[in-house]
A computed fold for a 73-nucleotide RNA from a Thermoguttaceae bacterium, annotated as transfer RNA. Rfam family: tRNA. By type it is a transfer RNA. The coordinates come from a structure-prediction model, not an experiment, and the mean pLDDT is 82. It was read from a public genome assembly.

RNA sequence: AGGGGAGUAGCUCAAUUGGCAGAGCACCGGUCUCCAAAACCGACGGUUGGGAGUUCGAAUCCCCCCUCCCCUG
Numbered sequence: 001a002g003g004g005g006a007g008u009a010g011c012u013c014a015a016u017u018g019g020c021a022g023a024g025c026a027c028c029g030g031u032c033u034c035c036a037a038a039a040c041c042g043a044c045g046g047u048u049g050g051g052a053g054u055u056c057g058a059a060u061c062c063c064c065c066c067u068c069c070c071c072u073g
Stems, first nucleotide, its partner, number of pairs: 001072007010025004019056001028042004049065003053061001
C1' cells in the first nucleotide's frame, strides 16, 4: 500500500426483509437469613465508533474518516 472482518449498556453479545434498541453478567434496591452467600423480584444504565447521504422510516443500505484483528506484499 491492497483485500477481508469487527466496533451496540461497565463487560460479553443479540437485533430475522430497513419498521418499538434487547438479553445475560456486573453494579444498586428489595425478599429471604442472626449476618452473609446462593436463590428470587425490581430498578438503573444507550450521541448503536465519528461525519455526511438515501428513505416516510437507518444499528441495518451507500460514501468518507477513526480504532482493533486477520490475510497478501